[in-house]
RNA sequence: AGGAGUGCAUGAGCGCCGGAACCGCAAUCUCUUCAGCGGUUGACGAGGCGGGGGUUAUCGAAAGAUUCGGCGGAUACCUCCCGGUAUACGGUCGGGCCGUAAGAUUUUCGUCAAAACCUGCGGGUAAUCGCAGAACAAAGCGGAAAUCGGACCGUAAU
Numbered sequence: 001a002g003g004a005g006u007g008c009a010u011g012a013g014c015g016c017c018g019g020a021a022c023c024g025c026a027a028u029c030u031c032u033u034c035a036g037c038g039g040u041u042g043a044c045g046a047g048g049c050g051g052g053g054g055u056u057a058u059c060g061a062a063a064g065a066u067u068c069g070g071c072g073g074a075u076a077c078c079u080c081c082c083g084g085u086a087u088a089c090g091g092u093c094g095g096g097c098c099g100u101a102a103g104a105u106u107u108u109c110g111u112c113a114a115a116a117c118c119u120g121c122g123g124g125u126a127a128u129c130g131c132a133g134a135a136c137a138a139a140g141c142g143g144a145a146a147u148c149g150g151a152c153c154g155u156a157a158u
Base pairs, nucleotide, nucleotide: 014072015071016070017069019068020041021040022039023038024037025036044060045059046058050081051080052079053078054077082099083098084097085096088155089154090153091152092151093150103148104147105146106145107144108143109142110141111140118133119132120131121130122129123128
C1' cells in the first nucleotide's frame, strides 16, 4: 500500500479542550498549598437542510454548583442565485409567501421528549460512567374553519 473477515460508528444541541472544577498517584514524620504524572466532568432532549456568501443560530426541560469558560462545526436568520406557488390560460417583476410534501395569519382540535429527580443493577480505588423502570414541555407539525393572497401584458370567452 492492496485484499478479506470481525466489531464499532455512520452526520449536527453535534464534536473537542491546553482554562476551570474534581479524583487518584507520586512526594512527606504528619497536614496544607504549588509544581509533576495519570484520569473525570465539561448542554437534557424537541425541531430543523435547494445552492453560494454572511452570521453573536430556533424551542423549551432541568438546575440555581461548571448546562462555567474556550475552540470547531451546524439544517435558524439575512442576502444573492435557482426553483415552486396564488380567483380561465400563458408571460413579466431588485412584488408576496415558501423550498421540492415548495402560501400567510387567526381560532380550534389533535400529537410529541430526554435528562435532571426517585428506585434498582453493573463498571471504576476514586472523581464518575453505563443500563433498566416511572413522570413532565415549548416551539413546531397534522386536521378543520375563517380571512387575506399584488401589479402589469397578451390570449380566449362573456
A computed fold for a 158-nucleotide RNA, annotated as glmS glucosamine-6-phosphate activated ribozyme aptamer. The prediction has a mean pLDDT of 75. It was read from a public genome assembly, where an Rfam model found it. Its Rfam family is "glmS glucosamine-6-phosphate activated ribozyme aptamer". Rfam's curators write: This entry contains a glucosamine-6-phosphate activated ribozyme that is found in the mRNA for GlmS. GlmS is an enzyme that uses fructose-6-phosphate and glutamine to generate glucosamine-6-phosphate.